The prediction has a mean pLDDT of 84. A computed fold for a 543-nucleotide part of an RNA from an uncultured organism, annotated as small-subunit ribosomal RNA, 5' domain. The RNAcentral record of the full RNA draws on ENA and SILVA.

Context: one part of a larger RNA
RNA sequence: AAUGAACGCUGGCGGCGUGCCUAAUACAUGCAAGUCGAACGAGAAAGGGGUCUUCGGACCCCGAGUAAAGUGGCGCACGGGUGAGUAACGCGUAAGUAAUCUUCCCCUUAGCCCGGGAUAACAUUUCGAAAGGGGUGCUAAUACCGGAUGAGCUCACAGAGGAGUAAUCCUCAGGGAGAAAAGAUAGCCUCUAUUCAUAAGCUUUCACUGAGGGAUGAGCUUGCGUACCAUUAGCUAGUUGGCGGGGUAAAGGCCCACCAAGGCGACGAUGGUUAGCUGGUCUGAGAGGACGAUCAGCCACACUGGAACUGAGACACGGUCCAGACUCCUACGGGAGGCAGCAGUAGGGAAUUUUGCGCAAUGGGGGCAACCCUGACGCAGCGACGCCGCGUGAGUGAAGAAGGCCUUCGGGUUGUAAAGCUCUGUCAGAGGGGAAGAAUAACCGGAGUCUAACAGGCUUGCGGGAUGACGGUACCCUCAAAGGAAGCACCGGCUAACUCUGUGCCAGCAGCCGCGGUAAUACAGAGGGUGUAAGCGUUAUUC
Numbered sequence: 001a002a003u004g005a006a007c008g009c010u011g012g013c014g015g016c017g018u019g020c021c022u023a024a025u026a027c028a029u030g031c032a033a034g035u036c037g038a039a040c041g042a043g044a045a046a047g048g049g050g051u052c053u054u055c056g057g058a059c060c061c062c063g064a065g066u067a068a069a070g071u072g073g074c075g076c077a078c079g080g081g082u083g084a085g086u087a088a089c090g091c092g093u094a095a096g097u098a099a100u101c102u103u104c105c106c107c108u109u110a111g112c113c114c115g116g117g118a119u120a121a122c123a124u125u126u127c128g129a130a131a132g133g134g135g136u137g138c139u140a141a142u143a144c145c146g147g148a149u150g151a152g153c154u155c156a157c158a159g160a161g162g163a164g165u166a167a168u169c170c171u172c173a174g175g176g177a178g179a180a181a182a183g184a185u186a187g188c189c190u191c192u193a194u195u196c197a198u199a200a201g202c203u204u205u206c207a208c209u210g211a212g213g214g215a216u217g218a219g220c221u222u223g224c225g226u227a228c229c230a231u232u233a234g235c236u237a238g239u240u241g242g243c244g245g246g247g248u249a250a251a252g253g254c255c256c257a258c259c260a261a262g263g264c265g266a267c268g269a270u271g272g273u274u275a276g277c278u279g280g281u282c283u284g285a286g287a288g289g290a291c292g293a294u295c296a297g298c299c300a301c302a303c304u305g306g307a308a309c310u311g312a313g314a315c316a317c318g319g320u321c322c323a324g325a326c327u328c329c330u331a332c333g334g335g336a337g338g339c340a341g342c343a344g345u346a347g348g349g350a351a352u353u354u355u356g357c358g359c360a361a362u363g364g365g366g367g368c369a370a371c372c373c374u375g376a377c378g379c380a381g382c383g384a385c386g387c388c389g390c391g392u393g394a395g396u397g398a399a400g401a402a403g404g405c406c407u408u409c410g411g412g413u414u415g416u417a418a419a420g421c422u423c424u425g426u427c428a429g430a431g432g433g434g435a436a437g438a439a440u441a442a443c444c445g446g447a448g449u450c451u452a453a454c455a456g457g458c459u460u461g462c463g464g465g466a467u468g469a470c471g472g473u474a475c476c477c478u479c480a481a482a483g484g485a486a487g488c489a490c491c492g493g494c495u496a497a498c499u500c501u502g503u504g505c506c507a508g509c510a511g512c513c514g515c516g517g518u519a520a521u522a523c524a525g526a527g528g529g530u531g532u533a534a535g536c537g538u539u540a541u542u543c
Base pairs, nucleotide, nucleotide: 001542002541003540005539006538007537008536009535012390013389014388015387016386017385018383019382020348025346026345027344029343030342031341034074035073036072039071040070047062048061049060050059051058052057081301082300083299090226091225092224093223094222095221096220097219100218101217105214106213107212108211109210110209111208113147114146115145116144122137123136124135125134126133127132153178154177155176157174159172160171161170162169163168183206184205186203187202188201192199193198194197227273228272229271234264235263236262239261240260241259242258244256245255246254276298277297278296279295280291281290282289283288303324304323305322306321307320326337327336328335329334354380356379357378358377362376363374364373365372366371393423394422395421396420403414404413405412406411427484429479430478431477432476433475437470443464444463445462446460447459448458449457450456487532488531489530490529491528492513493512494511498527499526500525501524502523508515509514
């Protein structure tokens, strides 16, 4: 000098930060990932109104094509948490990938044709205590399947040119084989068909399929760097390499068969201990040393261990399966669960917060949109935990008051300090006004454009146009009022600051030297002083 600190005494206000370092211990409760009806089929109830009534009720309308559920699409691999494991291509840095993939997004290009059979929901039946199943029957799609077409793509074949040491790769032309698709919406009548508004037609927007390119993200490989112990010296059998295969998006003992006997190591292998890594943080004149909270990048993990499925992407925190430990339910047959998400609880500990408000902003997911979801985030609450700022008054005031303390008894000191007088009004208090953070949202109008079109769509901040959790907060004005706001440590030397009393090697102090055995500036109290100040000391740790 510093700290994610703790403890003791004390404590007025504000701003900005920050807050389980220990048990990766166990978790009650609520919330943290949904959304789309413009993909699809189906579709309530409460309540209200009406008609009829045998007064039991029946039917119709609104509620409402709403709720809840289902099929399907996209998302759930992001965001958020933690640091257990890991000494490793894990991380950092510099390269390679001619050994690779990439949903959504952007650009270019070619398409979007003809058919089919199911299935959930639903109805009914049945098993089970439940969780959850089974059977029969019906139905739709942008769900699923078959066929067509193939600019280009993939595969094998063979030709020409080029790159590379080579394996191999790139470009050009050839015939053969293989693989696509889905519709929805808003409108219109130019063409066509019915005939006077409809679609099978046309247009718009969104979606769908193939190919090429981009962007982004990811996989893999390599050089160098990356803690301690030699009181760890030898380690290794898929081990090291080859050939052939399998597997993967992709090179590779990644895996397998066969063959060879290699490979690593004092330039520290192997083993053990410790540890997430980095940008950075702290310290220091620097070199260096120590650390890796918050923020940012990467990695790993999600009760413990293992596995795959789906998917562009996971071997998946709030998915599935198996095993285990633990907790809970049970009709004893069997089931359910995973806060290292946000709050919160118990426990551990010297020690670490609210079961708050809001999606108004920023960002994310879905949706044409309206909008919905979002404990990300924005805010508020608690804690002097840290840094910074402000205040606890200002001027005047000598009879140098009283009181305290000391005294050589003259006085000195506390001390302009107080009182008194004159003022001010920061903060806190009361009353009044009162923000910025909010915009290119939808929609309306204007202009341009697509079109057969004056529908409709698209583009365009040209004009209008809704929305604030914080919060009646910040800020401003007024009122009243010196009123409500100072402690803590130290005073032998180091080290700024001295006397008295008590005690008498006792009680005690102490960071080091050392004080205390009758005159203690070192113990305890008092007066005075010094330092610092809403803090001051102590402890711990780092330089």